Predicted 3D model of a 420-nucleotide RNA (Bacterial RNase P class A) from Sulfuritalea sp. RNAcentral holds the sequence, with entries from ENA. Rfam family: Bacterial RNase P class A. It is annotated as a ribozyme. Model confidence (mean pLDDT): 75 of 100. The organism belongs to Sulfuritalea, within Bacteria. The gene name in the source record is rnpB.

[in-house]
Parts: sequence; structure tokens; C1' cells
RNA sequence: GAAGUUCGCCAGGCAACCGCUGAGCAUGCAAGUGCUUGGAGGAAAGUCCGGGCCCCGCAGAGCGGAAUGCCGGCUAACGGCCGGGCGCUAUAAGUCGCAAGACGCAAGUCGACGACGAAGGCGACAGACAGUGCAACAGAAAGAUACCGCCUAAGCUCGACUUUGACGCCGCAAGGCGGCAAAGUCCACCUCCUGAAGAGGAGGGGAGAGAGCCGGUAAGGGUGAAAUGGUGGAGUAAGAGCCCACCGCGGACGUGGUAACACGGACGGCAUGGCAAACCUCAUUCGGGGCAAGGCCAAAUAGGGGAGCAUUGGCGUGGCUCGCGUCGCUCCCGGGUAGGCUGCUAGAGGCCGUCGGUAACGGCGGUCCCAGAGGAAUGGUUGCCCACGACAGAACCCGGCUUAUCGGCGGACUUCCCAC
Repeated sequence: GAAGUUCGCCAGGCAACCGCUGAGCAUGCAAGUGCUUGGAGGAAAGUCCGGGCCCCGCAGAGCGGAAUGCCGGCUAACGGCCGGGCGCUAUAAGUCGCAAGACGCAAGUCGACGACGAAGGCGACAGACAGUGCAACAGAAAGAUACCGCCUAAGCUCGACUUUGACGCCGCAAGGCGGCAAAGUCCACCUCCUGAAGAGGAGGGGAGAGAGCCGGUAAGGGUGAAAUGGUGGAGUAAGAGCCCACCGCGGACGUGGUAACACGGACGGCAUGGCAAACCUCAUUCGGGGCAAGGCCAAAUAGGGGAGCAUUGGCGUGGCUCGCGUCGCUCCCGGGUAGGCUGCUAGAGGCCGUCGGUAACGGCGGUCCCAGAGGAAUGGUUGCCCACGACAGAACCCGGCUUAUCGGCGGACUUCCCAC
């Protein structure tokens, strides 16, 4: 210097004039007026988490429900943030490559493409010998399985052949033929062709000659997202952790680490396939509702309670009287409604410095006050400048997450190039 990645910050600027609105001061009987000063955001949004505050209430235990889920830390708290571990993964430059190919007489150069390859990116990342369940389609089989293929060692049946034996028949004889019995054998050696293949075919060798059943087999093919650890060897009838080496895996042990975890040398022959974003199990946390929460003041009218007056009245009760209730007037009391005030913005606050910490964050000191409405203000016009201006508007407050967003600036990290 270039490219990439990641984190943070800003969100047109200046000026004039005219408006709206909170606060303070002045003035005015009041309505108001004047001056000074403040007046949207990084997301004010979605309302998805967590907390403050308030009310109900006293939430102890159990059942039920919800959320979270590698480890450590931060925090008021969190499902957030920081740091770490493990797993998966992308490409750039660059490197490598019997890399398509291009150029060139040649040496060689370039090279789509492939492999490797950084900071980074992603991960509901506890448990699959507690139990229940699920796996479409395909496939023989999805948890115990043999479809194609391979094998025929063991067992059974039938058969073929060789040798031997006695017997029968034929023959003068050598010998031949026949069934029977016993013993044995029924191999897969070589060449060539086809083929993905251990498959198929042809020929040779050999005196000659194999089928079926039962069965063995997870090496190969085929299906699938997934098929019983992987590669190689030994072994076998063919095969197989059956055995061996390496890799992977497992539970202990040792070392390092707070831990997750990592590393190590032995041991184990590989063991209980996958799914918990299926129910479930384990651990931790959670009382409910929300500013229309809630608190205070409090009219008219109506109604409630009490006291007094009027009692010569009306009505009800009752046969009648007393009595009681009710209707009238005055005063007092308390509740609620309209309305008003409050909650309401000084706060887990901002900025600066310093100290501790890798960091998130925390301690200390200094400094600042920065919207608070209630039909709801925060706007308009003009001028100049530029990079020509996005998404978007507070309603109790705060910490996060997510989503939207024209552009600009800065830091860190990684790779490459150049110079010293």
C1' cells in the first nucleotide's frame, strides 16, 4: 500500500425569520405578554426476554405448567454480554497438481479447473443400558435382517467315476460284459476373450467325474439421510475384530487446567446403530397482574347513615289505642362518579480522568442536567455549502435481543505486495 473480516462511532452542516411546547423569572385582577433556557432515536419500532417501581397478597410444601441447558466469569437480572473449550464449515491471496486448453521452432510462458489454504462464520452444544415411541419413499432387512452375489468345510439324499473283491454270463484262451459290496475320489492348475466384478465364455491339463436340500457368509453389488468401526495384512470352504499393525472408540490411570477439555503410555477386541427441535429423565429458575399499575383532592344529581324540627297531618301495620315504619324541612358524616392533582422523569444517568481486570465489567475522583405531553409540542420558509441526505416519531423507566436503514469515519485482526 491492496484485499478481506470484525468491532465501535456519526446520522447533512451553518445562518436569518416565523411558529408549537416544558421550566424559570418579570408583569398583569385575569386572559395573556415579554425575556432566558430545554425540546426524539440508534433503532423512539417489534413487545421477544430480563429487571426497577406499584397493587393484590404473604407465595412454606406438594401436584401441574413454563423457560433455560458445554465451561468459567460479568450483572439488579437475563434466554444478554465477555473469555475459553469442543464440533461443523466458507472462500481470498498464495502454494501444489502426468489440470481441459492457449501461445511458442524450442526452452518455456499463461492457464479455466481440482486439492490445500487466514482472520472469520455457524452450532437448542445436558442425557439414547430408566421407560415409551418414531424412521415417508426405496430396500431382503431400520434392530435384528440374506435380495443379487460368494462358499460347499460339517450333515442328509440321489448320482458319476476309479480300484479291489467274490458271483453270474460269454469265450478254446487272452479276456470281455453285467449287476452287487467295500474303500476312495468328484479337482479348479494353465492360456485367451468379454466384463464394473470373485461374473460369463472358449481352449488346454487330467483315467475320469456333481447336482439338490439343509446350511455358512455382512468381503462385493444394489436401496437409503442412515446398513452392524475404517484401511491394510494374515486367515478361511467362503468370510468375519476370528487374529495382527495403524487410525478411530471406551472406561479407568497419570499430567496440565478453577472447569469444559486437552495430552500421554498401557489396557479393553469394539461393547447397547440413529432421533430427545418426539414424549420423557436430570439440573437450575419462575406467586399473579400491570402506569388504563397505583396514590391524593373532590361538584351537581341520586342514593346511604346519624341528629334535630314538625308532629294538629297522609299512607301502611292493626278490630281500636299506644307504638313502629314511611312521606316533609334543616344540619352533619362517610363512599363513589364527572373533573382536577400526582405517579412523571436526577437515573443500575451522561462525559472526562484514574486504578483493577485479557475482556464483559467494577472501584474512586471531577463535572454536567439532557423531552415529559395528555388530542398529544419537537415544525415551516429562505439563503449558502457539500459527499445531495436512509430507516423512521418518545407516552412509567432501565438492561438486552430482533428487525428496518442513503451513506460516512475510526480501531483491531488476517493474507499478500513494495521499500528500508